Description:
The part of an RNA shown here (small-subunit ribosomal RNA, 3' major domain) has 475 nucleotides and comes from an uncultured bacterium.

[in-house]
Context: one part of a larger RNA
RNA sequence: UGACGGGGGCCCGCACAAGCGGUGGAGCAUGUGGUUUAAUUCGACGCAACGCGCAGAACCUUACCUGGGUUUGACAUCCCCGGACAGCCUAUGAAAAUAGGUUUUCACUUCGGUGACCGGGUGACAGGUGCUGCAUGGCUGUCGUCAGCUCGUGUCGUGAGAUGUUGGGUUAAGUCCCGCAACGAGCGCAACCCCUUUCUCUAGUUGCCAGUAUUAAGUUAGGCACUCUAGAGAUACCGCCCCGGUCAACGGGGAGGAAGGUGGGGAUGACGUCAAGUCCUCAUGGCCCUUAUGCCCAGGGCUACACACGUGCUACAAUGGUCGGUACAAAGAGCAGCGAUAUCGCAAGAUUCAGCUAAUCUCAAAAAGCCGGCCUCAGUUCGGAUUGGAGUCUGCAACUCGACUCCAUGAAGUUGGAAUCGCUAGUAAUCCCGGAUCAGCAUGCCGGGGUGAAUACGUUCCCGGGCCUUGUACA
Numbered sequence: 001u002g003a004c005g006g007g008g009g010c011c012c013g014c015a016c017a018a019g020c021g022g023u024g025g026a027g028c029a030u031g032u033g034g035u036u037u038a039a040u041u042c043g044a045c046g047c048a049a050c051g052c053g054c055a056g057a058a059c060c061u062u063a064c065c066u067g068g069g070u071u072u073g074a075c076a077u078c079c080c081c082g083g084a085c086a087g088c089c090u091a092u093g094a095a096a097a098u099a100g101g102u103u104u105u106c107a108c109u110u111c112g113g114u115g116a117c118c119g120g121g122u123g124a125c126a127g128g129u130g131c132u133g134c135a136u137g138g139c140u141g142u143c144g145u146c147a148g149c150u151c152g153u154g155u156c157g158u159g160a161g162a163u164g165u166u167g168g169g170u171u172a173a174g175u176c177c178c179g180c181a182a183c184g185a186g187c188g189c190a191a192c193c194c195c196u197u198u199c200u201c202u203a204g205u206u207g208c209c210a211g212u213a214u215u216a217a218g219u220u221a222g223g224c225a226c227u228c229u230a231g232a233g234a235u236a237c238c239g240c241c242c243c244g245g246u247c248a249a250c251g252g253g254g255a256g257g258a259a260g261g262u263g264g265g266g267a268u269g270a271c272g273u274c275a276a277g278u279c280c281u282c283a284u285g286g287c288c289c290u291u292a293u294g295c296c297c298a299g300g301g302c303u304a305c306a307c308a309c310g311u312g313c314u315a316c317a318a319u320g321g322u323c324g325g326u327a328c329a330a331a332g333a334g335c336a337g338c339g340a341u342a343u344c345g346c347a348a349g350a351u352u353c354a355g356c357u358a359a360u361c362u363c364a365a366a367a368a369g370c371c372g373g374c375c376u377c378a379g380u381u382c383g384g385a386u387u388g389g390a391g392u393c394u395g396c397a398a399c400u401c402g403a404c405u406c407c408a409u410g411a412a413g414u415u416g417g418a419a420u421c422g423c424u425a426g427u428a429a430u431c432c433c434g435g436a437u438c439a440g441c442a443u444g445c446c447g448g449g450g451u452g453a454a455u456a457c458g459u460u461c462c463c464g465g466g467c468c469u470u471g472u473a474c475a
Stems, first nucleotide, its partner, number of pairs: 001475002003472003007469007015459002019423005026314008034305002042053002064300007073125001077124002079121005087102006106115003127289002130287003136283002138278003141274001143272001148187006154163003167178003193266004198234007207224003212221002237260001240254005316416001320375007332363003337356002342351003382413001387408007429451007
């Protein structure tokens, strides 16, 4: 100087407390361990691994296994020889491929050739998701959006170092004020950026409709006031008033205001820590393989199942289930696409084709809600697992191993032990909608809106963190 203490002081955080809803019990989905297996590819392991890499394993993917093949190679450069290659047909084969047949040159040219592409040959080489993340770059997680981490000069100390950065106040903040052997500065904080909330101006189609006509309908004429869209601006600063405070920083209250003290949200992550994670994104040192640890193909596996754990979905019901009627979103996506209408089918869906490269057309029905009928506390008109049958769609192909529909079947489950998680407001809870990936496949992920709470006395205690101080046989 640090680190540590079941030392002290001050302070903060959904850290506790106060509340609301869960997990832990059930069924299923999904990841992991274990076991099994020819293989069940590999990585990730307290927080910070376990719906994680995977924004989507039937083939492909695919790295694993079995079998069949191949050796200048699936891919790159150089050298030599020959020629178009592709395509089509036949045979063998599971395919890869092998053998045979048929068809067949493109550009430039100094006419010597050269280049493109393909086949054969020779070796230099290619290739490796093989090892080492404890050789590395890059990227990322975490402490933590915590308020800290440092430097120059000066001063003090033999020195390691100290001071500044400590102290008194204050703040979300090393934020600011005052004081002070310090005076300044840098990286962080804040602000500058984006979205949202209010207003003004500009613009008026595909959007909108106050008044006048018109229609089934903003449908059409007309209009751009309103809504909205999207570009430019304005607005909030403790600016004003009162009180407290060191005539300070700042704090409390009030007015005005759409908004008030950082208005709400996002992006933004200091010096560093964990030899944290990744050699399987990529790059890369070293090591290893080179008729194989490379490459091609078929089939299988990653989907196994006595069990254990994590994360979720659906429930156990009446604040509910079911049937009929009826209302109100936002954000997105669409041409190898979204697909209206009509017809058929109980339905999944099929047929048909209109419109739309989209503020124009489509996906599209928002759902919870509201109105009315039935159910009356039961393993039920709750719950839907499981299983049988019949189908639809995608796709060469749904056996291993897809999703969905209909009929039948109708399991566990009556609110969950010890323990444990999230959340402070348009939040929790609850209800639908969309998107990426994607031929098909979503209870996951990422977004959007609808309805919309309860509680916070307080900081003694648990956890994590910041500053000062103290002890130490630790570094």
The coordinates come from a structure-prediction model, not an experiment, and the mean pLDDT is 85. Rfam family: Bacterial small subunit ribosomal RNA. Its family is annotated with structural constituent of ribosome and ribosome in the Gene Ontology. The RNAcentral record of the full RNA draws on Greengenes.